RNA sequence: ACGAACCUCUGGAGAGACUUCCCGCGUGGAAGCGCCGAAGGAGCAAGCCCCGCCGCCAGGCAUGGGCGAACCUCUCAGGCAAAAGGACAGAGUGGAAAUU
Numbered sequence: 001a002c003g004a005a006c007c008u009c010u011g012g013a014g015a016g017a018c019u020u021c022c023c024g025c026g027u028g029g030a031a032g033c034g035c036c037g038a039a040g041g042a043g044c045a046a047g048c049c050c051c052g053c054c055g056c057c058a059g060g061c062a063u064g065g066g067c068g069a070a071c072c073u074c075u076c077a078g079g080c081a082a083a084a085g086g087a088c089a090g091a092g093u094g095g096a097a098a099u100u
Base pairs, nucleotide, nucleotide: 001099006094007092008091009090010089011088016033018032019031020030021029022028034080035079036078040076041074042073043072047067048066049065050064052061053060054059
């Protein structure tokens, strides 16, 4: 000099204020069915690498293994009035890692 994580503010979707029972009557607790994907978590495509075989080399072939993204998929967790949370985005004269 540049400036991540983090911090502050703003915006921020989806899906039953479902049914039954209990109770101290608080939208509390338990059970049941139905749903949502954008906290978190999990899975993998192309491609690359390793192993094996052919080949002088370059390279090729088939199986196995490893690395490998998401707003894609799963729905464990979480959520399904409001509140809270919320991936992500914008702003910041906050912050300061790595790099030069």